[in-house]
RNA sequence: GGGGAUAUAGUUAAACGGUAUAAUAGGUCAUUCGCAUUGAUCAGUUCUGGGUUCAAUUCCCAGUAUCUCCA
Repeated sequence: GGGGAUAUAGUUAAACGGUAUAAUAGGUCAUUCGCAUUGAUCAGUUCUGGGUUCAAUUCCCAGUAUCUCCA
RNA backbone atom coordinates (compact mmCIF):
# COMPACT_ATOMS: atom_id res chain seq x y z
P G A 1 -0.63 3.81 3.57
O5' G A 1 -0.78 2.84 2.32
C5' G A 1 -0.67 3.38 0.98
C4' G A 1 -0.68 2.23 0.00
C3' G A 1 -1.92 1.36 0.00
O3' G A 1 -3.00 1.91 -0.70
C1' G A 1 0.00 0.00 0.00
P G A 2 -4.48 1.66 -0.22
O5' G A 2 -4.75 0.16 -0.69
C5' G A 2 -4.80 -0.16 -2.08
C4' G A 2 -4.90 -1.66 -2.29
C3' G A 2 -6.06 -2.34 -1.61
O3' G A 2 -7.30 -2.18 -2.30
C1' G A 2 -4.10 -3.57 -1.23
P G A 3 -8.67 -2.26 -1.45
O5' G A 3 -8.83 -3.81 -1.10
C5' G A 3 -9.02 -4.76 -2.13
C4' G A 3 -9.09 -6.17 -1.58
C3' G A 3 -10.14 -6.43 -0.54
O3' G A 3 -11.46 -6.57 -1.07
C1' G A 3 -8.13 -7.41 0.13
P G A 4 -12.73 -6.18 -0.15
O5' G A 4 -12.77 -7.30 0.98
C5' G A 4 -13.02 -8.64 0.65
C4' G A 4 -12.84 -9.55 1.84
C3' G A 4 -13.72 -9.22 3.05
O3' G A 4 -15.05 -9.71 2.90
C1' G A 4 -11.52 -9.61 3.77
P A A 5 -16.27 -8.99 3.63
O5' A A 5 -16.07 -9.44 5.17
C5' A A 5 -16.17 -10.80 5.54
C4' A A 5 -15.81 -10.98 7.00
C3' A A 5 -16.59 -10.13 7.99
O3' A A 5 -17.87 -10.67 8.28
C1' A A 5 -14.30 -10.01 8.52
P U A 6 -19.12 -9.72 8.62
O5' U A 6 -18.78 -9.19 10.08
C5' U A 6 -18.66 -10.09 11.16
C4' U A 6 -18.06 -9.41 12.38
C3' U A 6 -18.81 -8.20 12.90
O3' U A 6 -19.94 -8.53 13.68
C1' U A 6 -16.51 -7.73 12.82
P A A 7 -21.20 -7.52 13.76
O5' A A 7 -20.65 -6.35 14.68
C5' A A 7 -20.18 -6.61 15.99
C4' A A 7 -19.60 -5.38 16.65
C3' A A 7 -20.64 -4.28 16.97
O3' A A 7 -20.27 -3.63 18.19
C1' A A 7 -18.97 -3.41 15.56
P U A 8 -20.93 -4.14 19.55
O5' U A 8 -22.49 -4.02 19.27
C5' U A 8 -23.15 -2.77 19.22
C4' U A 8 -24.61 -2.90 19.51
C3' U A 8 -24.96 -3.55 20.84
O3' U A 8 -24.85 -2.66 21.93
C1' U A 8 -26.30 -4.49 19.14
P A A 9 -24.24 -3.24 23.33
O5' A A 9 -25.44 -3.16 24.37
C5' A A 9 -26.12 -1.93 24.56
C4' A A 9 -26.70 -1.81 25.95
C3' A A 9 -25.87 -2.43 27.07
O3' A A 9 -25.96 -1.61 28.21
C1' A A 9 -28.01 -3.37 27.09
P G A 10 -24.87 -0.49 28.45
O5' G A 10 -23.88 -1.22 29.49
C5' G A 10 -22.68 -0.59 29.92
C4' G A 10 -21.87 -1.54 30.77
C3' G A 10 -21.48 -2.84 30.08
O3' G A 10 -20.30 -2.70 29.32
C1' G A 10 -22.46 -3.34 32.17
P U A 11 -20.14 -3.46 27.91
O5' U A 11 -20.07 -5.00 28.33
C5' U A 11 -18.94 -5.50 29.04
C4' U A 11 -19.09 -7.00 29.27
C3' U A 11 -19.37 -7.85 28.04
O3' U A 11 -18.18 -8.18 27.33
C1' U A 11 -20.89 -8.42 29.75
P U A 12 -18.29 -8.51 25.73
O5' U A 12 -19.10 -9.88 25.69
C5' U A 12 -18.54 -11.07 26.24
C4' U A 12 -19.49 -12.23 26.06
C3' U A 12 -20.01 -12.44 24.65
O3' U A 12 -19.09 -13.12 23.82
C1' U A 12 -21.80 -12.61 26.20
P A A 13 -19.26 -12.90 22.20
O5' A A 13 -20.83 -12.92 21.98
C5' A A 13 -21.36 -13.40 20.76
C4' A A 13 -22.71 -14.04 21.02
C3' A A 13 -23.74 -13.82 19.92
O3' A A 13 -23.57 -14.73 18.84
C1' A A 13 -24.74 -13.40 22.01
P A A 14 -24.23 -14.40 17.44
O5' A A 14 -25.75 -14.76 17.72
C5' A A 14 -26.74 -14.35 16.82
C4' A A 14 -28.12 -14.71 17.33
C3' A A 14 -29.25 -14.23 16.45
O3' A A 14 -29.48 -15.13 15.37
C1' A A 14 -29.70 -13.63 18.68
P A A 15 -29.31 -14.61 13.86
O5' A A 15 -30.56 -13.62 13.70
C5' A A 15 -31.87 -14.07 13.96
C4' A A 15 -32.82 -12.92 14.11
C3' A A 15 -32.69 -11.85 13.04
O3' A A 15 -33.35 -12.20 11.83
C1' A A 15 -32.77 -10.83 15.16
P C A 16 -32.42 -12.50 10.52
O5' C A 16 -33.25 -11.88 9.30
C5' C A 16 -34.61 -12.15 9.12
C4' C A 16 -34.96 -12.13 7.67
C3' C A 16 -35.82 -10.95 7.24
O3' C A 16 -35.58 -10.67 5.85
C1' C A 16 -37.02 -12.94 6.96
P G A 17 -34.51 -9.62 5.46
O5' G A 17 -35.07 -8.38 6.29
C5' G A 17 -35.05 -7.09 5.66
C4' G A 17 -35.77 -6.11 6.56
C3' G A 17 -37.28 -6.40 6.67
O3' G A 17 -37.78 -5.80 7.87
C1' G A 17 -36.97 -4.40 5.52
P G A 18 -38.51 -6.73 9.00
O5' G A 18 -39.52 -5.71 9.67
C5' G A 18 -39.06 -4.70 10.57
C4' G A 18 -40.21 -3.86 11.06
C3' G A 18 -41.31 -4.61 11.79
O3' G A 18 -41.90 -3.74 12.76
C1' G A 18 -42.22 -3.61 9.86
P U A 19 -41.99 -4.21 14.27
O5' U A 19 -40.97 -3.25 15.04
C5' U A 19 -40.93 -1.84 14.76
C4' U A 19 -40.78 -1.07 16.06
C3' U A 19 -40.29 -1.91 17.24
O3' U A 19 -39.44 -1.13 18.06
C1' U A 19 -42.38 -0.94 17.77
P A A 20 -38.37 -1.89 19.03
O5' A A 20 -37.69 -3.01 18.12
C5' A A 20 -38.16 -4.35 18.14
C4' A A 20 -37.07 -5.31 18.59
C3' A A 20 -36.82 -5.34 20.10
O3' A A 20 -37.77 -6.17 20.77
C1' A A 20 -34.76 -5.23 18.96
P U A 21 -37.86 -6.29 22.36
O5' U A 21 -37.24 -7.69 22.72
C5' U A 21 -37.94 -8.88 22.41
C4' U A 21 -37.04 -10.09 22.48
C3' U A 21 -36.39 -10.36 23.81
O3' U A 21 -37.26 -10.98 24.74
C1' U A 21 -34.81 -10.60 22.09
P A A 22 -36.86 -10.91 26.33
O5' A A 22 -35.70 -12.00 26.46
C5' A A 22 -35.99 -13.37 26.25
C4' A A 22 -34.71 -14.18 26.18
C3' A A 22 -33.85 -14.21 27.43
O3' A A 22 -34.34 -15.11 28.41
C1' A A 22 -32.49 -13.90 25.54
P A A 23 -34.04 -14.78 29.96
O5' A A 23 -32.52 -15.18 30.17
C5' A A 23 -32.10 -16.52 29.97
C4' A A 23 -30.59 -16.64 29.98
C3' A A 23 -29.88 -16.04 31.19
O3' A A 23 -29.89 -16.92 32.30
C1' A A 23 -28.82 -15.30 29.23
P U A 24 -30.08 -16.28 33.78
O5' U A 24 -28.74 -15.46 34.04
C5' U A 24 -27.48 -16.12 34.10
C4' U A 24 -26.33 -15.14 34.02
C3' U A 24 -26.36 -14.00 35.02
O3' U A 24 -25.90 -14.40 36.32
C1' U A 24 -25.91 -13.13 32.90
P A A 25 -26.51 -13.62 37.60
O5' A A 25 -25.97 -12.13 37.49
C5' A A 25 -24.58 -11.86 37.63
C4' A A 25 -24.28 -10.42 37.32
C3' A A 25 -25.08 -9.37 38.11
O3' A A 25 -24.61 -9.19 39.43
C1' A A 25 -25.07 -8.78 35.85
P G A 26 -25.67 -8.89 40.58
O5' G A 26 -26.26 -7.45 40.22
C5' G A 26 -25.41 -6.31 40.22
C4' G A 26 -26.19 -5.05 39.89
C3' G A 26 -27.46 -4.82 40.71
O3' G A 26 -27.18 -4.30 42.01
C1' G A 26 -27.92 -4.43 38.44
P G A 27 -28.21 -4.65 43.19
O5' G A 27 -29.49 -3.76 42.91
C5' G A 27 -29.39 -2.35 42.92
C4' G A 27 -30.74 -1.72 42.66
C3' G A 27 -31.89 -2.21 43.51
O3' G A 27 -31.92 -1.62 44.80
C1' G A 27 -32.56 -2.14 41.26
P U A 28 -32.49 -2.46 46.03
O5' U A 28 -34.06 -2.61 45.75
C5' U A 28 -34.88 -1.45 45.72
C4' U A 28 -36.30 -1.81 45.37
C3' U A 28 -36.93 -2.93 46.20
O3' U A 28 -37.40 -2.50 47.46
C1' U A 28 -37.36 -3.31 43.91
P C A 29 -37.46 -3.55 48.69
O5' C A 29 -38.65 -4.54 48.30
C5' C A 29 -39.97 -4.06 48.19
C4' C A 29 -40.91 -5.14 47.67
C3' C A 29 -40.89 -6.46 48.43
O3' C A 29 -41.63 -6.43 49.64
C1' C A 29 -40.80 -6.89 46.13
P A A 30 -41.29 -7.39 50.84
O5' A A 30 -41.73 -8.83 50.32
C5' A A 30 -43.08 -9.13 50.06
C4' A A 30 -43.25 -10.51 49.45
C3' A A 30 -42.64 -11.64 50.26
O3' A A 30 -43.47 -12.06 51.34
C1' A A 30 -42.07 -11.89 47.99
P U A 31 -42.79 -12.55 52.69
O5' U A 31 -42.08 -13.94 52.31
C5' U A 31 -42.87 -15.04 51.87
C4' U A 31 -41.97 -16.16 51.37
C3' U A 31 -40.88 -16.61 52.34
O3' U A 31 -41.38 -17.52 53.30
C1' U A 31 -39.96 -16.32 50.18
P U A 32 -41.33 -17.14 54.85
O5' U A 32 -39.78 -17.26 55.22
C5' U A 32 -39.14 -18.53 55.18
C4' U A 32 -37.68 -18.40 55.58
C3' U A 32 -37.41 -17.57 56.82
O3' U A 32 -37.61 -18.33 58.01
C1' U A 32 -35.93 -16.91 55.10
P C A 33 -38.43 -17.66 59.19
O5' C A 33 -37.44 -16.56 59.75
C5' C A 33 -37.88 -15.58 60.69
C4' C A 33 -36.70 -14.84 61.30
C3' C A 33 -35.68 -14.35 60.31
O3' C A 33 -36.04 -13.10 59.74
C1' C A 33 -34.59 -15.45 62.08
P G A 34 -35.85 -12.86 58.11
O5' G A 34 -34.27 -12.89 57.92
C5' G A 34 -33.46 -11.83 58.42
C4' G A 34 -31.99 -12.17 58.29
C3' G A 34 -31.51 -12.56 56.90
O3' G A 34 -31.26 -11.44 56.08
C1' G A 34 -30.69 -14.11 58.48
P C A 35 -31.47 -11.58 54.45
O5' C A 35 -30.29 -12.53 53.98
C5' C A 35 -28.96 -12.07 54.02
C4' C A 35 -27.98 -13.16 53.69
C3' C A 35 -28.13 -13.80 52.31
O3' C A 35 -27.58 -13.02 51.26
C1' C A 35 -27.83 -15.50 53.93
P A A 36 -28.28 -13.10 49.78
O5' A A 36 -28.09 -14.62 49.34
C5' A A 36 -26.82 -15.09 48.94
C4' A A 36 -26.84 -16.60 48.73
C3' A A 36 -27.75 -17.11 47.63
O3' A A 36 -27.16 -17.01 46.34
C1' A A 36 -28.10 -18.39 49.57
P U A 37 -28.10 -16.65 45.07
O5' U A 37 -29.12 -17.88 44.94
C5' U A 37 -28.62 -19.17 44.60
C4' U A 37 -29.70 -20.21 44.73
C3' U A 37 -30.94 -19.99 43.89
O3' U A 37 -30.79 -20.43 42.54
C1' U A 37 -31.59 -20.49 46.08
P U A 38 -31.50 -19.64 41.32
O5' U A 38 -33.06 -19.75 41.65
C5' U A 38 -33.73 -21.01 41.59
C4' U A 38 -35.15 -20.89 42.07
C3' U A 38 -36.00 -19.84 41.38
O3' U A 38 -36.50 -20.29 40.12
C1' U A 38 -36.27 -19.64 43.70
P G A 39 -36.75 -19.23 38.94
O5' G A 39 -38.05 -18.43 39.39
C5' G A 39 -39.28 -19.11 39.55
C4' G A 39 -40.33 -18.23 40.17
C3' G A 39 -40.55 -16.87 39.48
O3' G A 39 -41.38 -16.97 38.33
C1' G A 39 -40.39 -16.56 41.82
P A A 40 -41.15 -15.92 37.13
O5' A A 40 -41.77 -14.57 37.69
C5' A A 40 -43.15 -14.51 38.02
C4' A A 40 -43.49 -13.20 38.71
C3' A A 40 -43.09 -11.94 37.95
O3' A A 40 -44.02 -11.58 36.93
C1' A A 40 -42.42 -11.74 40.20
P U A 41 -43.48 -10.89 35.55
O5' U A 41 -43.01 -9.44 36.03
C5' U A 41 -43.97 -8.52 36.55
C4' U A 41 -43.28 -7.35 37.23
C3' U A 41 -42.36 -6.54 36.34
O3' U A 41 -43.07 -5.60 35.53
C1' U A 41 -41.26 -7.00 38.37
P C A 42 -42.39 -5.04 34.16
O5' C A 42 -41.30 -4.00 34.70
C5' C A 42 -41.70 -2.85 35.39
C4' C A 42 -40.49 -2.08 35.90
C3' C A 42 -39.50 -1.65 34.84
O3' C A 42 -39.91 -0.48 34.16
C1' C A 42 -38.35 -2.58 36.69
P A A 43 -39.49 -0.25 32.63
O5' A A 43 -37.99 0.27 32.76
C5' A A 43 -37.70 1.45 33.50
C4' A A 43 -36.22 1.57 33.74
C3' A A 43 -35.33 1.48 32.50
O3' A A 43 -35.25 2.71 31.81
C1' A A 43 -34.47 0.10 34.20
P G A 44 -35.16 2.70 30.20
O5' G A 44 -33.69 2.18 29.90
C5' G A 44 -32.55 2.88 30.37
C4' G A 44 -31.32 2.02 30.31
C3' G A 44 -31.01 1.44 28.94
O3' G A 44 -30.36 2.37 28.09
C1' G A 44 -30.82 -0.25 30.57
P U A 45 -31.07 2.76 26.69
O5' U A 45 -30.35 1.86 25.63
C5' U A 45 -29.10 2.23 25.08
C4' U A 45 -28.42 1.09 24.38
C3' U A 45 -28.65 1.01 22.87
O3' U A 45 -27.79 1.89 22.17
C1' U A 45 -28.84 -1.14 23.84
P U A 46 -28.42 2.85 21.00
O5' U A 46 -28.68 1.88 19.75
C5' U A 46 -27.84 1.96 18.62
C4' U A 46 -27.18 0.62 18.34
C3' U A 46 -26.54 0.47 16.97
O3' U A 46 -25.40 -0.38 17.07
C1' U A 46 -28.19 -1.15 17.21
P C A 47 -24.28 -0.38 15.95
O5' C A 47 -23.40 0.89 16.30
C5' C A 47 -22.82 1.05 17.59
C4' C A 47 -21.73 2.09 17.55
C3' C A 47 -22.05 3.30 16.70
O3' C A 47 -22.82 4.27 17.38
C1' C A 47 -19.90 2.47 16.15
P U A 48 -23.90 5.15 16.57
O5' U A 48 -22.96 6.16 15.75
C5' U A 48 -22.15 7.11 16.41
C4' U A 48 -21.45 7.99 15.41
C3' U A 48 -22.31 8.56 14.31
O3' U A 48 -23.04 9.72 14.73
C1' U A 48 -20.35 7.67 13.37
P G A 49 -24.47 10.01 14.03
O5' G A 49 -24.08 10.49 12.56
C5' G A 49 -23.23 11.62 12.38
C4' G A 49 -22.91 11.82 10.92
C3' G A 49 -24.08 11.73 9.98
O3' G A 49 -24.85 12.93 9.96
C1' G A 49 -22.29 10.49 9.10
P G A 50 -26.29 12.92 9.24
O5' G A 50 -25.91 12.97 7.68
C5' G A 50 -26.86 12.55 6.73
C4' G A 50 -26.15 12.22 5.42
C3' G A 50 -27.03 11.54 4.38
O3' G A 50 -27.82 12.44 3.64
C1' G A 50 -25.01 10.34 4.61
P G A 51 -29.41 12.16 3.47
O5' G A 51 -29.43 11.04 2.35
C5' G A 51 -28.78 11.26 1.12
C4' G A 51 -28.65 9.99 0.32
C3' G A 51 -29.94 9.23 0.09
O3' G A 51 -30.72 9.78 -0.95
C1' G A 51 -28.24 7.73 0.74
P U A 52 -32.31 9.63 -0.89
O5' U A 52 -32.59 8.09 -1.17
C5' U A 52 -32.25 7.51 -2.42
C4' U A 52 -32.60 6.04 -2.45
C3' U A 52 -34.02 5.71 -2.02
O3' U A 52 -34.96 5.88 -3.07
C1' U A 52 -32.49 4.26 -0.95
P U A 53 -36.35 6.65 -2.78
O5' U A 53 -37.13 5.64 -1.85
C5' U A 53 -37.47 4.33 -2.29
C4' U A 53 -37.97 3.48 -1.15
C3' U A 53 -39.08 4.11 -0.30
O3' U A 53 -40.36 4.00 -0.91
C1' U A 53 -37.43 3.14 1.10
P C A 54 -41.31 5.30 -0.96
O5' C A 54 -41.70 5.47 0.57
C5' C A 54 -42.43 6.61 1.01
C4' C A 54 -42.99 6.39 2.40
C3' C A 54 -42.00 5.83 3.41
O3' C A 54 -41.19 6.83 3.97
C1' C A 54 -43.98 4.59 3.51
P A A 55 -39.61 6.56 4.15
O5' A A 55 -39.57 5.44 5.28
C5' A A 55 -39.97 5.72 6.62
C4' A A 55 -40.07 4.44 7.43
C3' A A 55 -38.80 3.62 7.53
O3' A A 55 -37.94 4.12 8.52
C1' A A 55 -40.61 2.19 7.01
P A A 56 -36.37 4.19 8.22
O5' A A 56 -35.89 2.67 8.15
C5' A A 56 -36.14 1.82 9.28
C4' A A 56 -34.98 0.87 9.49
C3' A A 56 -33.66 1.55 9.87
O3' A A 56 -32.90 0.68 10.71
C1' A A 56 -33.34 0.42 7.85
P U A 57 -33.03 0.77 12.28
O5' U A 57 -31.97 -0.31 12.82
C5' U A 57 -30.64 0.08 13.01
C4' U A 57 -29.70 -1.11 12.93
C3' U A 57 -29.60 -1.77 11.55
O3' U A 57 -28.65 -1.11 10.76
C1' U A 57 -29.91 -3.44 13.21
P U A 58 -28.96 -0.95 9.13
O5' U A 58 -29.23 -2.43 8.61
C5' U A 58 -28.18 -3.39 8.61
C4' U A 58 -28.70 -4.74 8.21
C3' U A 58 -29.13 -4.86 6.76
O3' U A 58 -28.78 -6.13 6.24
C1' U A 58 -30.94 -5.38 8.18
P C A 59 -27.49 -6.24 5.27
O5' C A 59 -27.93 -5.35 4.03
C5' C A 59 -28.68 -5.91 2.94
C4' C A 59 -28.88 -4.89 1.84
C3' C A 59 -27.72 -3.94 1.58
O3' C A 59 -26.69 -4.52 0.81
C1' C A 59 -29.73 -2.72 1.65
P C A 60 -25.13 -4.08 0.98
O5' C A 60 -25.11 -2.64 0.31
C5' C A 60 -25.30 -2.49 -1.09
C4' C A 60 -25.19 -1.04 -1.49
C3' C A 60 -23.95 -0.30 -1.00
O3' C A 60 -22.79 -0.56 -1.79
C1' C A 60 -25.85 1.02 -0.59
P C A 61 -21.32 -0.53 -1.15
O5' C A 61 -21.09 1.04 -0.92
C5' C A 61 -21.01 1.90 -2.02
C4' C A 61 -20.83 3.35 -1.56
C3' C A 61 -19.70 3.61 -0.57
O3' C A 61 -18.43 3.66 -1.18
C1' C A 61 -21.64 4.73 0.16
P A A 62 -17.09 3.18 -0.37
O5' A A 62 -16.87 4.39 0.65
C5' A A 62 -16.56 5.68 0.16
C4' A A 62 -16.60 6.72 1.26
C3' A A 62 -15.76 6.42 2.51
O3' A A 62 -14.39 6.71 2.34
C1' A A 62 -17.90 7.12 3.17
P G A 63 -13.30 5.84 3.16
O5' G A 63 -13.46 6.37 4.66
C5' G A 63 -13.21 7.73 4.97
C4' G A 63 -13.69 8.06 6.36
C3' G A 63 -13.05 7.27 7.49
O3' G A 63 -11.78 7.76 7.84
C1' G A 63 -15.40 7.37 7.82
P U A 64 -10.68 6.76 8.44
O5' U A 64 -11.23 6.42 9.90
C5' U A 64 -11.37 7.45 10.88
C4' U A 64 -11.96 6.90 12.15
C3' U A 64 -11.29 5.66 12.72
O3' U A 64 -10.11 5.97 13.45
C1' U A 64 -13.62 5.36 12.73
P A A 65 -8.89 4.88 13.44
O5' A A 65 -9.41 3.70 14.40
C5' A A 65 -9.69 3.97 15.78
C4' A A 65 -10.34 2.76 16.41
C3' A A 65 -9.63 1.43 16.19
O3' A A 65 -8.54 1.26 17.07
C1' A A 65 -11.94 1.17 15.81
P U A 66 -7.32 0.28 16.60
O5' U A 66 -7.90 -1.20 16.73
C5' U A 66 -8.25 -1.72 17.99
C4' U A 66 -8.95 -3.06 17.84
C3' U A 66 -8.20 -4.12 17.05
O3' U A 66 -7.20 -4.78 17.82
C1' U A 66 -10.44 -4.04 16.32
P C A 67 -5.93 -5.41 17.04
O5' C A 67 -6.50 -6.68 16.27
C5' C A 67 -7.05 -7.78 16.99
C4' C A 67 -7.71 -8.76 16.06
C3' C A 67 -6.83 -9.29 14.93
O3' C A 67 -5.94 -10.30 15.34
C1' C A 67 -8.96 -8.70 14.08
P U A 68 -4.56 -10.54 14.57
O5' U A 68 -4.98 -11.07 13.12
C5' U A 68 -5.64 -12.32 12.99
C4' U A 68 -6.15 -12.51 11.58
C3' U A 68 -5.12 -12.43 10.48
O3' U A 68 -4.37 -13.64 10.34
C1' U A 68 -7.01 -11.17 9.88
P C A 69 -2.88 -13.61 9.69
O5' C A 69 -3.15 -13.49 8.12
C5' C A 69 -3.78 -14.56 7.42
C4' C A 69 -4.04 -14.16 5.98
C3' C A 69 -2.83 -13.68 5.19
O3' C A 69 -2.02 -14.73 4.70
C1' C A 69 -4.66 -12.22 4.82
P C A 70 -0.47 -14.49 4.44
O5' C A 70 -0.46 -13.52 3.18
C5' C A 70 -0.92 -13.99 1.91
C4' C A 70 -0.87 -12.88 0.89
C3' C A 70 0.47 -12.17 0.74
O3' C A 70 1.41 -12.91 -0.03
C1' C A 70 -1.26 -10.59 0.78
P A A 71 2.98 -12.82 0.33
O5' A A 71 3.35 -11.32 -0.12
C5' A A 71 3.27 -10.95 -1.49
C4' A A 71 3.42 -9.46 -1.66
C3' A A 71 4.71 -8.87 -1.07
O3' A A 71 5.84 -9.06 -1.89
C1' A A 71 2.85 -7.54 -0.47